[in-house]
A computed fold for a 76-nucleotide RNA from a Bacillota bacterium, annotated as transfer RNA.
It matches the Rfam family "tRNA". Rfam classes the family as a transfer RNA.
The source organism's lineage runs through Bacteria, Bacillati and Bacillota.
It was read from a public genome assembly.
RNA sequence: CGGAAUGUGGCGCAGAUGGUAGCGCGCACGGUUCGGGACCGUGAGGCCCCGGGUUCAAGUCCCGGCAUUCCGACCA
Numbered sequence: 001c002g003g004a005a006u007g008u009g010g011c012g013c014a015g016a017u018g019g020u021a022g023c024g025c026g027c028a029c030g031g032u033u034c035g036g037g038a039c040c041g042u043g044a045g046g047c048c049c050c051g052g053g054u055u056c057a058a059g060u061c062c063c064g065g066c067a068u069u070c071c072g073a074c075c076a
């Protein structure tokens, strides 16, 4: 330098055909238990890497960046 993949709550991930976001773990509170663990219930927490565009409407399509990973090329 070229190509590809990924980028969504603290962590790991989902989210055919565009219609404003969910699961598990974790966390908080309550219950069962003498207590811990475990189980059950309730709840908080993201506006979807960044900036534009298209659209009535975009996490989801288009363009340009950034980060990480992989492959290739180049140099030695």
Stems, first nucleotide, its partner, number of pairs: 001072007010025004019056001027043006049065005